[in-house]
RNA sequence: CAACCGGAAAGGCAAACCCGCCGAAAGGCGGGGACGCAACGCCGAGGGUCUAACCCCUACCAGGGUAUGACGGCCAGGCUGCCGAA
Numbered sequence: 001c002a003a004c005c006g007g008a009a010a011g012g013c014a015a016a017c018c019c020g021c022c023g024a025a026a027g028g029c030g031g032g033g034a035c036g037c038a039a040c041g042c043c044g045a046g047g048g049u050c051u052a053a054c055c056c057c058u059a060c061c062a063g064g065g066u067a068u069g070a071c072g073g074c075c076a077g078g079c080u081g082c083c084g085a086a
Stems, first nucleotide, its partner, number of pairs: 005084003012037002017032006035073001041079003046075002048071003055065004
């Protein structure tokens, strides 16, 4: 110095929930707030999950199907990063 492994110290991120905004919704953004996280940083052209506006079918109401929408805190993968006890 690097890797593996980890998180002592210093730090970092931020679930649920609440408020405001965007969105048809899933969900996202900002503020508060912490369940947790050693990558819970970034990446959607892998798998999986969620929603169903448009469209299609049935049709009295309504229901069903479907991603081009969403989830990186679902799994896997790629890239990058702080510290260094054993």

Description
Predicted 3D model of an 86-nucleotide RNA (c-di-GMP-I riboswitch aptamer) from a Chloroflexota bacterium. Its mean pLDDT, the model's own confidence on a scale to 100, is 82. NCBI's taxonomy places the organism under Bacteria, Bacillati, Chloroflexota.